[in-house]
């Protein structure tokens, strides 16, 4: 330098005809228990890596950039 894959909640990830942003875990609050732990209920938490484009509408499609992994040179 070129090819491929990946980037979504603190962490691990799902979201597979373009229309609701989610799960587990963690965190906070409450109940149960003498307390820890645990169980149950509720809650907070997101620039969907970034910038443009297409579209009535984009995590999803197109272009560029950045970062990580990997292959080739």
């Nucleotide at each position: 330098g070129g090819g491929g894959c990946u980037g979504u909640a603190g962490c691990u990830c799902a979201g597979c005809u373009g229309g609701g942003a989610g799960a587990g875990u963690g965190c906070c609050u409450g109940a149960c228990u003498g307390g820890c732990a645990g169980u149950c209920a509720g809650g907070a938490g997101g620039u969907c890596a970034c910038g443009g484009g297409u579209u009535c509408g984009a995590u999803c499609c197109c272009c560029g950039u950045c970062a990580g992994c990997u292959c080739c040179a």

Transfer RNA from Candidatus Omnitrophica bacterium UBA6210, 73 nucleotides, folded computationally.
Its Rfam family is "tRNA".
Taxonomically the source falls in Candidatus Omnitrophota (Bacteria, Pseudomonadati).